[in-house]
Parts: sequence; structure tokens; C1' cells
RNA sequence: UCCCGACAAAGCCAAACCCUCCGUGAGGAGGGCACAGAAAGCGGCAGGUCUUUUGUGGUUGAGAUGGCCGAGCUACCGAA
Repeated sequence: UCCCGACAAAGCCAAACCCUCCGUGAGGAGGGCACAGAAAGCGGCAGGUCUUUUGUGGUUGAGAUGGCCGAGCUACCGAA
């Protein structure tokens, strides 16, 4: 340095649910709480899933999701 990830240490993050606000919606922001996480850090690039106001479906378009996942970039600690 790479791989790896401990009943280690110090920290990090914060699901569901509740409150407020924004959005047609998927969802998002803030607060509380604590299910989890060793990339649950970053960016929607590929795939997946979901939404799109007025009856349904399809196509196209526009979006949401990085706590679905592949790849990419970056990163704390150091037992075996």
C1' cells in the first nucleotide's frame, strides 16, 4: 500500500413512526426518536423500482430514489 472487517477505541450517519413546511405525485427539507449501516460518503452514468394532476392503457417526454443495485471518485480506525 492492497485485501479484510474485531463483542476494539474515537467519532460519523439516522429507517419506520410523530410534528411543521414544500410538491399533482413519487418524494424532499427541518425537528424528535433510534431500525440499521464499514462507505447508509459524493455524483442519477448503466440497470431496476416508483411518480406524472383530467376514466383506462401504451409511447415519448419530464421527474423521484445513492438506506435497490453495477461501475466510478473519495475517505476514519487497525486486531486477526
This is a predicted structure of an 80-nucleotide RNA (c-di-GMP-I riboswitch aptamer) from a Nitrospirota bacterium. Rfam family: c-di-GMP-I riboswitch aptamer. From the family's description: GEMM was predicted in a large-scale screen for bacterial structured RNA regulatory elements. Its family is annotated with cyclic-di-GMP binding in the Gene Ontology. The model forms 94% of the base pairs in the Rfam consensus. The sequence was found by an Rfam model in a public genome assembly.